[in-house]
Predicted 3D model of a 138-nucleotide RNA (FMN riboswitch aptamer (RFN element)) from Niallia endozanthoxylica. Of the family's consensus pairs, 100% are formed in the model. The RNAcentral record of the sequence draws on Rfam. Rfam family: FMN riboswitch aptamer (RFN element). Rfam links the family to the GO term FMN binding.
RNA sequence: AUCUAUCUUCGGGGCAGGGUGAAAUUCCCGACCGACGGUGAUGAGAUGAGAUUCUCUAAGCCCGUGAGCCUGAUUUUUUAGGCAGGAUUUGGUGCAAUUCCAAAGCCGACAGUACAGUCUGGAUGGGAGAAGAUGGGG
Numbered sequence: 001a002u003c004u005a006u007c008u009u010c011g012g013g014g015c016a017g018g019g020u021g022a023a024a025u026u027c028c029c030g031a032c033c034g035a036c037g038g039u040g041a042u043g044a045g046a047u048g049a050g051a052u053u054c055u056c057u058a059a060g061c062c063c064g065u066g067a068g069c070c071u072g073a074u075u076u077u078u079u080a081g082g083c084a085g086g087a088u089u090u091g092g093u094g095c096a097a098u099u100c101c102a103a104a105g106c107c108g109a110c111a112g113u114a115c116a117g118u119c120u121g122g123a124u125g126g127g128a129g130a131a132g133a134u135g136g137g138g
Base pairs, nucleotide, nucleotide: 002137003136004135005134006133007132008131009130010129017029018028019027031118032117033108034107035065036064037063038062043056044055045054046053060106061105068083069082070081071080072079073078088104089103090102091101092100110121111120112119
């Protein structure tokens, strides 16, 4: 360093201001936000004479994952199967970019309520996963 078992810790952000109305952070104008893994031509640093190599970092809309619901089993909180759930173009550079640069767009589970990505609730929950500890294998 790798595989594996157990355990521990960590693990999501956001309607300012205004309009209508009896009532809206739900409608309208406008504002704001971007989880996890992968990919990757960003950027920064280290090493070296150089080539190189290594580390950190880099996509909401490219490929996947996570929240909700249903059915069966079950030690009643686990497990197996299924369903639902979104979005990008144009131009530039270049050998190469839906990832860089510029511009203009678009999207956001379920329940409640004046119609909700942002409020309240399930949730002091769960969670993709991340880091670490201990034991074992080779």